[in-house]
Context: one part of a larger RNA
RNA sequence: UUGGGUUUAAAGGGUGCGUAGGCGGACUAUUAAGUCAGUGGUGAAAUACCGGAGCUUAACUUCGGGGCUGCCAUUGAUACUGAUAGACUAGAGAGUAAAUGGAGUAGGCGGAAUAUGUCAUGUAGCGGUGAAAUGCUUAGAUAUGACAUAGAACACCGAUCGCGAAGGCAGCUUGCUAAGAUACAUCUGACGCUGAUGCACGAAAGCGUGGGGAUCGAACAGGAUUAGAUACCCUGGUAGUCCACGCAGUAAACGAUGAUAGCUCGUUGUCGGCGAUACACAGUCGGUGACUUAGAGAAAUCGAUAAGCUAUCCACCUGGGGAGUACGUUCGCAAGAAUGAAACUC
Numbered sequence: 001u002u003g004g005g006u007u008u009a010a011a012g013g014g015u016g017c018g019u020a021g022g023c024g025g026a027c028u029a030u031u032a033a034g035u036c037a038g039u040g041g042u043g044a045a046a047u048a049c050c051g052g053a054g055c056u057u058a059a060c061u062u063c064g065g066g067g068c069u070g071c072c073a074u075u076g077a078u079a080c081u082g083a084u085a086g087a088c089u090a091g092a093g094a095g096u097a098a099a100u101g102g103a104g105u106a107g108g109c110g111g112a113a114u115a116u117g118u119c120a121u122g123u124a125g126c127g128g129u130g131a132a133a134u135g136c137u138u139a140g141a142u143a144u145g146a147c148a149u150a151g152a153a154c155a156c157c158g159a160u161c162g163c164g165a166a167g168g169c170a171g172c173u174u175g176c177u178a179a180g181a182u183a184c185a186u187c188u189g190a191c192g193c194u195g196a197u198g199c200a201c202g203a204a205a206g207c208g209u210g211g212g213g214a215u216c217g218a219a220c221a222g223g224a225u226u227a228g229a230u231a232c233c234c235u236g237g238u239a240g241u242c243c244a245c246g247c248a249g250u251a252a253a254c255g256a257u258g259a260u261a262g263c264u265c266g267u268u269g270u271c272g273g274c275g276a277u278a279c280a281c282a283g284u285c286g287g288u289g290a291c292u293u294a295g296a297g298a299a300a301u302c303g304a305u306a307a308g309c310u311a312u313c314c315a316c317c318u319g320g321g322g323a324g325u326a327c328g329u330u331c332g333c334a335a336g337a338a339u340g341a342a343a344c345u346c
Base pairs, nucleotide, nucleotide: 004317005316006315007300008299012314014201015200016199017198021194022193023192025088027086028085029084030083031082033081034080035077036076037075038074039073040072041071042070049065050064051063052062053061054060091191092188093187094186095184096183097182100179103177104176105175106174107173108172109171110154114150115149116148117147118146119145120144121143125136126135162169163168206247207246208245209244210243211242216240220236221235222234223233258313259312260311261310262309263308266291267290268289269288270287271286272285273284274283295302296301319346320345321344328339329338330337331336
């Protein structure tokens, strides 16, 4: 390479948008580029193959034949692919209607809790643990009440739930922005799918500048535990945690399952629509769960939300270690990220 694979054995890109490219619904006409057929030319010789001949045979030499799967030209065929023109509505999109959601973003507001401060009541402990101690406290703590200030997070509802491309999103309310689903079948008329390079988004931690700093809390300090204890437990506590702007670009970024389309038994929940309203109860479209038939699978299991049966496009894998390392390059303020070997060894 051919082939085979990618939930868990190596392997699905973190996610989307989208360029090139690849692939693409049903009909008619034209064309004849691909495709198919015929003919002509060329495809040197030698070699190779087949059948003979000559050296005693063979190697060797030699004659004949076919072949050289190709290329060029020309004449035709028109099913399929392509191109051009026209027309279609089942894909896709637009429109209208009434709903939906913790989708995003920028404001405003709220109560509980926590901490701190002031005042008051009040007196000897509080706190913490398996038990203690460090710690706080007669300069009046803890507890209780009132008031004030601050920052962060939103109990119950809450779900086996909803929304979002993913990351993710939850107090209430307002503005702005976006979305999918449903119903109608009014419009466009294949406008589609995928997507190398690229661009955008991307938890937490981290970085830069400036704010903020209640809680929690890496580092650090002390107290315990222990043979030791650079830990687990306790008392404190800086960075951080929060905000604005900029960077970083990684995660078990997981459904460890790429996207799109079609096909393939049933049962039972639930969410958003539509429809029917009656004597049950079923229906339909889209999501989200559980079980299961066929089938698949090494099994666990999957099973219309497939890991079943097919098609198109992209990404990735090829024994373990060395190693996601070295070197080089690109990006970054740095941390580092991306790309990514070999020797050697089993």